[in-house]
Bacterial large signal recognition particle RNA from Conexibacter sp., 265 nucleotides, folded computationally.
The same sequence occurs in records of 2 taxa.

RNA sequence: CCGUGCUAGGCGGGGAGGUAGCGGUGCCCUGUACCCGCAAUCCGCUCUAGCGGGGCUGAAUCCCUUCCCGAGGGGUGAGGCUCCCGACACCGGCGCGCCGCUCCGAGGCGUCGAUGGUCAGGUCCCGUGCGGUGUCGGCCCGUGAACCAGGUCAGGUCCGGAAGGAAGCAGCCUUAAGCGGUCACUGGCAUGCGUGGCGGGGAAGCCUGACCGGAGCCGAGGGCGGUUGCAACGGCCGGGAGCCGCUUCGACGGAAGGUGCACGG
Numbered sequence: 001c002c003g004u005g006c007u008a009g010g011c012g013g014g015g016a017g018g019u020a021g022c023g024g025u026g027c028c029c030u031g032u033a034c035c036c037g038c039a040a041u042c043c044g045c046u047c048u049a050g051c052g053g054g055g056c057u058g059a060a061u062c063c064c065u066u067c068c069c070g071a072g073g074g075g076u077g078a079g080g081c082u083c084c085c086g087a088c089a090c091c092g093g094c095g096c097g098c099c100g101c102u103c104c105g106a107g108g109c110g111u112c113g114a115u116g117g118u119c120a121g122g123u124c125c126c127g128u129g130c131g132g133u134g135u136c137g138g139c140c141c142g143u144g145a146a147c148c149a150g151g152u153c154a155g156g157u158c159c160g161g162a163a164g165g166a167a168g169c170a171g172c173c174u175u176a177a178g179c180g181g182u183c184a185c186u187g188g189c190a191u192g193c194g195u196g197g198c199g200g201g202g203a204a205g206c207c208u209g210a211c212c213g214g215a216g217c218c219g220a221g222g223g224c225g226g227u228u229g230c231a232a233c234g235g236c237c238g239g240g241a242g243c244c245g246c247u248u249c250g251a252c253g254g255a256a257g258g259u260g261c262a263c264g265g
Base pairs, nucleotide, nucleotide: 001265002264003263004262005261006260009057010056011055012030013029014028015027020046021045022044023043024042034054035053036052037051038050063258064257065256066255067254068253072249073248074247075246076245079244080243081242082241083240084239085238086237088235091234092233093230094229097227098226099225100224101223103222104221107218108217109216116212117211118210119209120208121207122206123205124201125200126199127198128197130194131193132191133190134189135188136187137186138185140181141180142179143178149174150173151172152171157166158165159164
């Protein structure tokens, strides 16, 4: 150095989490690298730490160590930047209304008399009267009583010797109660009617008139202050996300180095 047969080892790894710690099942990232059983209300172990059983490969491109790269995960908000969601309203910002000011004030009125004051009247309330309106009655007209309204009472009836008298139905006339009507007149009652009457009352305001008095008055709008609001922006509070930085672990990959036994040639 070569061949044959074995053994160590290998047959995925990593992150977070869990755990006193180490692995596994489960989740996630890589990636394709045996099978069966156990396992999160956990399963099995004890310092290089899955347990039990079986299979393949096997000293190397495949095993081990170190270094490089670096997917991905964790931490860091008392590292930085950006964005999103929800809330708040001290401050900056924005807006309407209301209130106040011994503030400014375009313009208007005013010696043909301002603000103010006094008086009177009205508006307002009560009472009353007049009228209107409504309603009921009276008056008026018409109608209207078989008998229990009146007048006159044919016929008939009664009394009488007669003359005459009496009661009285129908009819006619006039009326009572009732019914109907209508302009006007009149009486009672009522009143969401009256540019009206009379009387009494009457705090303020408004209108009108007279008088006193003698120079201001009104004022859109603005300014200042207060109060009540809005939340797009800055602000503040809470939560979340992304990127970067720092840190930590780190797969795949790459580079270098290391590592058995036996037999034979």

It is recorded under the gene name ffs. The RNAcentral record of the sequence draws on ENA and MGnify. Lineage of the source: Bacteria > Bacillati > Solirubrobacterales > Conexibacteraceae > Conexibacter.